[in-house]
RNA sequence: CGCCUAAUCCCUGACACGGACAGGGAGCCGGGGACCCACUUUGAGUCCCGGGGUGAAUCGGCGGCCGUCCGCACACGGCAGCCGUAGGGCUACUCCGGCCCGAACCCGUCAGCUAACCCGGCAGGCGCUGAGGAGAGGA
Numbered sequence: 001c002g003c004c005u006a007a008u009c010c011c012u013g014a015c016a017c018g019g020a021c022a023g024g025g026a027g028c029c030g031g032g033g034a035c036c037c038a039c040u041u042u043g044a045g046u047c048c049c050g051g052g053g054u055g056a057a058u059c060g061g062c063g064g065c066c067g068u069c070c071g072c073a074c075a076c077g078g079c080a081g082c083c084g085u086a087g088g089g090c091u092a093c094u095c096c097g098g099c100c101c102g103a104a105c106c107c108g109u110c111a112g113c114u115a116a117c118c119c120g121g122c123a124g125g126c127g128c129u130g131a132g133g134a135g136a137g138g139a
Stems, first nucleotide, its partner, number of pairs: 001127004008026006027122006037112001050110001051107004059084004064079005087101005093135004
């Protein structure tokens, strides 16, 4: 300097300067929260299962190990692995082609939408290698 991302900018503490930290402001992102609207109303019974949010990061398949009970099977939970996948990113704008990701965390039985109002966040990571072609557009 550039890229992913809401994750940037400014001021003060401040001192020669810079960084980190703390406070404040702007901007950006997210959550909670009325009316209206949406959802809910379906013969009876049994069994199983909480739900929601940030984020692209969901949903499947395969076998392995551990735990819940002495053993087996099933089920459930956890861990690691492989193959896909909703979706996301890079490749200057579009398409084709190519490559990569497809994590993690939070609330705590509670949340549809939502004016007023209230609350929270502005972390991190990458720039080693290489796959471009056509079109649009421009000179």
Predicted 3D model of a 139-nucleotide RNA (c-di-AMP riboswitch aptamer (ydaO/yuaA leader)) from a soil metagenome.
The sequence is in RNAcentral, with records from MGnify.
Its mean pLDDT, the model's own confidence on a scale to 100, is 75.